[in-house]
This is a predicted structure of a 265-nucleotide RNA (Bacterial large signal recognition particle RNA) from a Bacillota bacterium. Rfam family: Bacterial large signal recognition particle RNA. Clan: SRP clan. By type it is a non-coding RNA gene. Its mean pLDDT, the model's own confidence on a scale to 100, is 76.

RNA sequence: UCGUGCUAGACGGGGAGGUAGCGGUGCCCUGUACCCGCAAUCCGCUAUAGCGGGGUCGAAUUCCAGCCCCAGGUCUGUCCCUUGUGGGGUCAGGCCCAGGUAAGUAGUGUUGAGGAUUGGGUCUUGCGCAACAGGACUUCAUGAACCCCGUCAGGUCCGGAAGGAAGCAGCGGUAAGUGAAGCCCCCUGUGUGCCGCAAGGGCGCCUGGUCGGAGCCAACUGCCUGGGUAACGCCUGGAAGGGCAGAUCGAAGGCUGGUGCACGG
Numbered sequence: 001u002c003g004u005g006c007u008a009g010a011c012g013g014g015g016a017g018g019u020a021g022c023g024g025u026g027c028c029c030u031g032u033a034c035c036c037g038c039a040a041u042c043c044g045c046u047a048u049a050g051c052g053g054g055g056u057c058g059a060a061u062u063c064c065a066g067c068c069c070c071a072g073g074u075c076u077g078u079c080c081c082u083u084g085u086g087g088g089g090u091c092a093g094g095c096c097c098a099g100g101u102a103a104g105u106a107g108u109g110u111u112g113a114g115g116a117u118u119g120g121g122u123c124u125u126g127c128g129c130a131a132c133a134g135g136a137c138u139u140c141a142u143g144a145a146c147c148c149c150g151u152c153a154g155g156u157c158c159g160g161a162a163g164g165a166a167g168c169a170g171c172g173g174u175a176a177g178u179g180a181a182g183c184c185c186c187c188u189g190u191g192u193g194c195c196g197c198a199a200g201g202g203c204g205c206c207u208g209g210u211c212g213g214a215g216c217c218a219a220c221u222g223c224c225u226g227g228g229u230a231a232c233g234c235c236u237g238g239a240a241g242g243g244c245a246g247a248u249c250g251a252a253g254g255c256u257g258g259u260g261c262a263c264g265g
Stems, first nucleotide, its partner, number of pairs: 001265006009057003012030004020046005034054005063258006072249006079243005085237004091233001093232001094229008103221003107216002115211008123200006129193002131190005137182006148173004156165003
């Protein structure tokens, strides 16, 4: 140095959790790196630690050690962001309400404000008048088979006759009634009234006179006082997620170094 055979060893790893501790099953991350049985009401072990049984590779790209890098997980913390949530009106925020003020705006006022005083109306009652409605009344028309009137054809009755009597229909008139028109006069009534008189009342509203001589108003803005309101801003408590910082564990990957035995050429 080459070949052959064997051994150590390897045939995934890590995180959290669980455990006195270690590993596994299960969950998560990375990733593809033998098989069978056991196992969360756990299974098996005892200090570098799964147990039992098999298989493949096997001294180096595969084993061991150190370092670097870093997926990912866990913990802690000040701060920041997002989402939603509890409380606070004795937070000078904001919003709303009440009272006051009169700086500003607007309105009104010498065609006379505020104030004082004095009348009237609106209101109630009574009377009157008018209106309206109804009634009464007047005129016209109509209107009674008979139990209204007048005249009564025909017919009926009395009579010897002359002549009388009752009386239907028809005609005329009239009563109760019906219709139309009028209504000067009369009667009754009324939540009718640009009416008249009197008494009463008088808060409010409308309107007139006299005195007097410059403000009045409080609608809006502003200011003051008081009260309310948790949707917003603010304060505060806690929850979830994310960012940042630190700590810890750390796969895969990269670099460096190290590491057998036997035989033969």